């Protein structure tokens, strides 16, 4: 340097002219890292690799400002920067943020009857990931 892949979920019910938005209840979990239990492999052991967090660490979308390139502009493109949610308890043990068990939390902007889950910007972008 090319290619390719790169995000899941409103069940059944109440109110209402109206709600997949409220209310009860129901599902869902992006990507690196880190990870004592457990499970595979491989090894005479030592051990070593694999898998295995939404709420530990850090990163992406989304949003803002800035500054370049276009462009008359409105904007577009790309770079920097800044914004970015939530977790206790108890257990076991030497040691738990990751294990077991128990209760609880959280989900960018626009749209509409107030949305993690409907629709859109989006057949877009990326964190990355596997190949040549």
């Nucleotide at each position: 340097u090319c290619u390719u892949c790169g995000g899941g979920g409103u069940u059944g019910g109440g109110u209402g002219c109206a709600a997949u938005u409220c209310c009860c209840u129901a599902c869902u979990g992006g990507c690196g890292g880190u990870g004592a239990a457990g499970u595979a492999u491989g090894g005479c052991u030592a051990c070593a690799u694999a898998c295995c967090a939404g709420u530990c660490c850090g990163c992406g979308a989304c949003c803002c400002g800035c500054g370049a390139u276009g462009g008359u502009a409105a904007c577009a493109u790309u770079g920097c920067g800044g914004c970015u949610g939530a977790a206790c308890c108890g257990g076991u043990g030497c040691a738990a943020a990751u294990c077991c068990g128990g209760u609880a939390c959280c989900a960018a902007c626009a749209g509409u009857a107030c949305a993690g889950u409907c629709u859109g910007g989006a057949u877009g972008g990326a964190a990355g990931a596997a190949g040549a």
Description:
The prediction has a mean pLDDT of 78. This is a predicted structure of a 132-nucleotide RNA (FMN riboswitch aptamer (RFN element)) from uncultured Acetatifactor sp. Its Rfam family is "FMN riboswitch aptamer (RFN element)". From the family's description: The RFN element is a highly conserved domain that is found frequently in the 5'-untranslated regions of prokaryotic mRNAs that encode for flavin mononucleotide (FMN) biosynthesis and transport proteins. Lineage of the source: Bacteria > Bacillota > Clostridia > Lachnospiraceae > Acetatifactor. Of the family's consensus pairs, 100% are formed in the model.